Lysine riboswitch aptamer from Aquibacillus sediminis, 183 nucleotides, folded computationally. Taxonomically the source falls in Aquibacillus (Bacteria, Bacilli, Caryophanales, Bacillaceae). Its mean pLDDT, the model's own confidence on a scale to 100, is 79.
[in-house]
RNA sequence: AGUGAGGAUAGAGGAGCGAAGACCAUUAGUAGGUUACAGGAGGAGAGUGAGAUCCACUGAAUGUAACUGAAAGGGGGAUUUGCCGAAGUGAGUAGGAACUCAUUUUUCUACUUCACUGGUUCUGCAUUAAAUAAAUGCAGGGCUGUCAUAUAGCAUCUUGCUAUAUGGAGGGCUAUCUCACGC
Numbered sequence: 001a002g003u004g005a006g007g008a009u010a011g012a013g014g015a016g017c018g019a020a021g022a023c024c025a026u027u028a029g030u031a032g033g034u035u036a037c038a039g040g041a042g043g044a045g046a047g048u049g050a051g052a053u054c055c056a057c058u059g060a061a062u063g064u065a066a067c068u069g070a071a072a073g074g075g076g077g078a079u080u081u082g083c084c085g086a087a088g089u090g091a092g093u094a095g096g097a098a099c100u101c102a103u104u105u106u107u108c109u110a111c112u113u114c115a116c117u118g119g120u121u122c123u124g125c126a127u128u129a130a131a132u133a134a135a136u137g138c139a140g141g142g143c144u145g146u147c148a149u150a151u152a153g154c155a156u157c158u159u160g161c162u163a164u165a166u167g168g169a170g171g172g173c174u175a176u177c178u179c180a181c182g183c
Stems, first nucleotide, its partner, number of pairs: 002181003006178006014084001016083005023076002032068007042055003046104006087117005092111007118144011146168010
């Protein structure tokens, strides 16, 4: 010269990532409630089976009409705030929720090690969802940042800048300090 995910500090990408309360739209004139008429023995809480409890001939389920009428989750822009594996997803383990038990399904929390994604956006399919919103997964494209290589040009000329093309990944990249080995 160099080797190592070496360590520490400070940063960059861009429609960048997340959180919070308020507001707004949607959910929805839906669920539910009240009244009237019809109806005439069952009904209730994710599906199925069993059980417990509650309501019901002082009228259940159901249907029609009128009046009244939500909420949660998810979403939007602004504000405040924490940040740049920010964050998210998958697999696994453990514990809950939906009356109890069994099973299926849905959903929540925590942890771990592992795997994937540089960021973002569009299209198609699937899942969740009230939804044509949004999110996630898979596949295929675009834009963009970074590094390496190549070509061309410029210049302050053994290096730097710009453009184009190809390829890689955040265990990356830039700057400074420092450790170990080696010379």